[in-house]
Context: one part of a larger RNA
């Protein structure tokens, strides 16, 4: 002197933009927050006979958006390479899309349970659901180069929309590398799947990744291991840089989802609102047994010096499904609350001296507050009130919202305060107190003449702000 996600005193007119648990990854009442498709399918039910509701199989999508920083000192990030992988939906090209076949659910009977139940048995059915059924292979996989494997599904308002091999492109992601990433040496030595090799297994895909069996290796004072903080960077502050500090908000990767393990689906998870198993905790319970995860969004408990509404709309982009209408979206846009930061506006302006009254000071003459005020003459931003009223939207469709904004009307009207005046450092006097009471960032003031303490009047800085703490340069 800049700077703040600040937080306290005392003040508080309006607007515009932003920000808003930095402490307890503490528990967490209640609502929302992820679903769609009848143009894939069979029921039941209602009906204006057009349809249209239900819960069930069946698809896609729940792996995206959203939080949040707990752990990681790591190929986790960051940056510049790699080769031995995968990629749903989109594009692009080639080729096909033949004929069968067994079941289940929903519904019905029976029946266990207080429930919750993917419970249990028993008949009957559909499909874009399943089939170690059969047909067929240009490319596609294996290969001993003979050969051998392996697919498909229809719907519909006849426009199309699907399937099902294979290439190819996007696109996104997985792995592997060089270098760079914080303090401790009062941590020197550490390693046994350890380090490497051969042969196998697994993997989408290399590897000790896993295994078996060989060899003894591999890292370390250029700091291994150990130990303690810590999400990482674009940036952010500050500063002439050079550095030094930090990583809110908005982006990029990462990690986590009550606490530990684990798979399963699936093109993608080892999945926040998914699944089983352990474990705390809470809850219900007929005691047998169940239920539950706000670090989503609001909200509440507690913690804290502290941080916000149990709001509107899918109008906009955007995203899930859908052939469409369109459903869902606390993403998102939006409005509330908060001087919490920036930034702009006001609280009038001209004129106005016998320098009024009033306060303080006085050497009692004066001085000063002061053009300050009264008074005259104006103005009306902003706030009121009342009229119009947009863009944001292309044909419709606007949550904000009668908002932004123009117009008109009233009246100086409704709008100053916080620190500070001993040096440092801009600003001085008078009472009061008398080492008391106070004050203080450093010096240091106060013990009867305190410009340093309380109060008055003046002045001095700053301004809807204005001291003080606290951090960082």
């Nucleotide at each position: 002197g800049a700077a703040c996600g600040a937080a306290c005193g005392c003040u508080g007119g309006c607007g515009g933009a932003a920000g808003g648990c930095u402490u307890a990854a503490c528990a967490c009442a209640u609502g929302c927050a992820a679903g769609u498709c009848g143009a894939g399918c069979g029921c039941a039910c209602c009906u204006u006979c057009g349809g249209g509701u239900g819960a069930g199989c069946g698809g896609c999508a729940g792996a995206c958006g959203g939080g949040u920083g707990a752990g990681u000192a790591a190929c986790g990030c960051g940056u510049g390479g790699g080769a031995a992988c995968g990629u749903a939906c989109c594009u692009u090209u080639c080729g096909g899309u033949u004929c069968g076949g067994a079941a289940u659910a929903g519904c019905c009977c029976u029946u266990g349970g207080a429930a919750a139940c993917u419970g249990a048995g028993g008949a009957a059915u559909a499909a874009u659901a399943c089939c170690u059924g059969a047909a067929u292979a240009c490319g596609c996989c294996c290969u001993u180069c003979g050969g051998g494997g392996g697919a498909a599904a229809g719907a519909u308002u006849c426009a199309u929309c699907g399937c099902c091999g294979a290439a190819a492109g996007a696109u996104c992601g997985g792995c592997c590398c060089g270098c760079g990433u914080c303090a401790g040496a009062u941590u020197a030595g550490c390693u046994a799947g350890u380090u490497g090799g051969u042969g196998g297994g697994g993997u989408a895909a290399c590897g000790g990744c896993c295994c078996a069996c060989c060899a003894a290796g591999g890292c370390g004072a250029c700091g291994a291991u150990c130990u303690g903080u810590a999400g990482c960077u674009g940036g952010u502050u500050u500063g002439a840089g050079a550095g030094g500090a930090u990583g809110a908000u908005c982006a990029g990767c990462c990690a986590c989802a009550c606490u530990g393990g684990g798979a399963c689906u699936g093109a993608g998870a080892c999945a926040c609102g998914g699944c089983c198993c352990a474990g705390a905790c809470u809850c219900c319970u007929a005691c047998g047994g169940g239920a539950g995860g706000c670090a989503g969004c609001a909200g509440u408990g507690g913690g804290g010096a502290a941080u916000c509404u149990u709001g509107g709309a899918c109008a906009a982009u955007g995203g899930g499904c859908g052939a469409a209408a369109g459903c869902c979206u606390g993403a998102u846009c939006c409005a509330g609350c908060c001087a919490u930061u920036c930034c702009g506006c006001g609280u009038g302006a001209a004129u106005g001296a016998u320098g009024a009254a009033g306060g303080c000071c006085u050497u009692a003459g004066g001085g000063u507050u002061g053009u300050a005020a009264a008074a005259u003459u104006c103005u009306u931003u902003c706030a009121g009130c009342g009229g119009g009223g947009a863009a944001g939207a292309u044909a419709a469709u606007g949550a904000c919202u009668g908002u932004a904004c123009c117009c008109g009307c009233a009246g100086a009207a409704g709008a100053a305060g916080c620190c500070c005046c001993g040096g440092c450092u801009a600003a001085c006097u008078c009472c009061g107190u008398g080492c008391c009471a106070g004050c203080a960032g450093c010096c240091g003031c106060g013990g009867u003449a305190a410009u340093a303490c309380g109060g008055a009047g003046g002045g001095g800085g700053c301004u809807a702000g204005c001291g003080u703490u606290g951090u960082u340069c």